[in-house]
This record gives sequence, structure tokens and C1' cells, in this order.
RNA sequence: UUUUGUGCGGGCGAUGGAGUUCGCCUUUAACCGCGCUGCCGCUGAUGACUCCUGCAAUGUU
Repeated sequence: UUUUGUGCGGGCGAUGGAGUUCGCCUUUAACCGCGCUGCCGCUGAUGACUCCUGCAAUGUU
């Protein structure tokens, strides 16, 4: 100096916040939805679970 492994830290997991947990990446990174080959259309605020906020539908007061 380079490469590899591990630990810690940090970052990320298609639209907000928090907690728990799982996975991935470690900066030349992880990640940046799907269908239709255009036009255009569709699902969801989660990676998963719970709560809050926002949005949508139905019913009641």
C1' cells in the first nucleotide's frame, strides 16, 4: 500500500414519525414498486409487527 474476514459505528429496505425485530450495504455500496414495450393503468404510508399522523371506503351518533 492492497485484499479478505470479524466487531463496533453509520447508511439502506417504492410517499411521514416513533418503538421492537429481521435482512442488506459499508461509499465504485445497499436502495430508488408493478403492468403495458409508447400512451397509459394498478397496489401500499410497514422489510415484518405495534402505535401515531395523513389519505380512501362503509356504517352509526